[in-house]
RNA sequence: GGAAUGGAGCGGAUGAUCGCGAUCCAUUUGGAUCGAGGAAAGUCCGGACUUCACAGGGCAGGGUGCCGGGUAACACCCGGAAGGAGUGAUCCUUGGAAAGGGUUAUAGAAAAGGAAACCGCCUUCAAGGGCAAGGAUGGAAAGGCGAGGUAAGAGCUCACCGGCAAACGGGAAACCGUUUGGCCUGACAACCCCCACCCGAAGCAAGACCAAGUCGAGGGGUUAGUAGGUGGCCCGCCAACCCUCUGGUAGGUCGCUUAAGGAGCACGGUAACGUGCUCUUUAGAUAGAUGAUCAUCCACGACAGAAUCCGGCUUACAGCUCUAUUCCCUCU
Numbered sequence: 001g002g003a004a005u006g007g008a009g010c011g012g013a014u015g016a017u018c019g020c021g022a023u024c025c026a027u028u029u030g031g032a033u034c035g036a037g038g039a040a041a042g043u044c045c046g047g048a049c050u051u052c053a054c055a056g057g058g059c060a061g062g063g064u065g066c067c068g069g070g071u072a073a074c075a076c077c078c079g080g081a082a083g084g085a086g087u088g089a090u091c092c093u094u095g096g097a098a099a100g101g102g103u104u105a106u107a108g109a110a111a112a113g114g115a116a117a118c119c120g121c122c123u124u125c126a127a128g129g130g131c132a133a134g135g136a137u138g139g140a141a142a143g144g145c146g147a148g149g150u151a152a153g154a155g156c157u158c159a160c161c162g163g164c165a166a167a168c169g170g171g172a173a174a175c176c177g178u179u180u181g182g183c184c185u186g187a188c189a190a191c192c193c194c195c196a197c198c199c200g201a202a203g204c205a206a207g208a209c210c211a212a213g214u215c216g217a218g219g220g221g222u223u224a225g226u227a228g229g230u231g232g233c234c235c236g237c238c239a240a241c242c243c244u245c246u247g248g249u250a251g252g253u254c255g256c257u258u259a260a261g262g263a264g265c266a267c268g269g270u271a272a273c274g275u276g277c278u279c280u281u282u283a284g285a286u287a288g289a290u291g292a293u294c295a296u297c298c299a300c301g302a303c304a305g306a307a308u309c310c311g312g313c314u315u316a317c318a319g320c321u322c323u324a325u326u327c328c329c330u331c332u
Base pairs, nucleotide, nucleotide: 001328002327003326004325005324006323007322008321009320010319012297013296014295015294016293017292018291020035021034022033023032024031025030037303041314042313044312045311046310047309048308049203050202051201052200056235057234058233059232061199062198063197064196065195066080067079068078069077070076081094082093083092084091085090095194096193100192101191102188103187104186118135119134120131121130122129123128143161144160146158147157148156162183164181165180166179167178168177169176170175207254208253209252210251216245218244219243220242221241228238229237261280262279263278264277265276266275267274268273
């Protein structure tokens, strides 16, 4: 200097004038403070909170899937193991196929829980018998490569690998190492299924309160362990009203922003994170708030607007900045 990998940040600024929303102080009709995001998007996960409800168990159903840790919790985050890609920094993947069922096109002789002989090799006068080593087909042909052996061959035997099992050692564990044994072991489980762990339901249009309001001889069930009781079914539990037709009223207050919050420092931990101390309050609309003008700077402005709140993931993003690391080239 070039190329790349991991992480983080900004994403317009300053001043003036007018205008908009909330809170507080005034009532002088004003003043002060604050006022959309890193994703506010997707509605994909997890919760807080509210109601059923005083609440339990089971079946069905659903979710997750290597091991350990973090967290309120999670399908998230951190660390590790094995396998794979890359020169590398790094990145990606992850229960079980001999518990059972099922699928495996085409080609090929044949696609297996045991399936094969098309070409070919050996043997025989021939018929026939032996082989799965060589060739073909295929994404994948009865572990790989080499030697010995054989009529020709084959883990038939041996050495080195591969996979499996056992014993011992290391590690919390996933797993790793050594020794011994034998030579069996295609793929698919976002097919059914098996195993382990987890899961009540609905949702701020949840829910609570105030106001307003008028027709009905309307209908049905039940009255004591019975109707009815927030996904389905059963047991158990609670339990006095429950279900429905027709008509009328429907404006407001709360929920509503102090939050598992934010910032700094110290300590512990590889880290995620935890503990302690100090400081701090930064939107709460509802016919739905931040816009207009001028001047200057500048990266000449991308993706894009809160609606109960929070922790994540995923997707979109013009341009700019910071940091750590890897590889290549050159110079010293």